A computed fold for an 86-nucleotide RNA from Haloplasmatales bacterium 4B, annotated as c-di-GMP-I riboswitch aptamer. The source organism's lineage runs through Bacteria, Bacillati, Mycoplasmatota, Mollicutes and Haloplasmatales. The model forms 95% of the base pairs in the Rfam consensus.
């Protein structure tokens, strides 16, 4: 430089659940516990998915559509980078 993730070791995130007199219109997301799992579950909403619909458009209404709001622990790409392996 390059494949790999069998074993190992050293570090490392944190599902579900609780609790917030913490943010959002919701989705969520945020802090503290917690410990399913993860070798990129480090970092980019770029392509796909998906969930939310304050707002806006249609509508007599019930409703429907649409991110610009959200997930990176759904996938797929771009970047970076421990350990071990060729």
């Nucleotide at each position: 430089a390059u494949u790999u993730g069998a074993a190992a070791a050293a570090a490392g995130c944190a599902a579900a659940c609780u609790a917030g007199a913490a943010c959002g219109a919701a989705a969520g997301u945020c802090u503290a516990g917690g410990a399913c799992g993860c070798a990129a579950a480090g970092c980019c909403a770029c392509g796909a998915a998906u969930c939310u619909a304050a707002u806006g458009u249609a509508g007599a209404a019930a409703u429907a559509c649409a991110a610009u709001g959200a997930u990176u622990g759904u996938c797929g790409g771009g970047u970076u980078g421990c350990c071990u392996u060729u």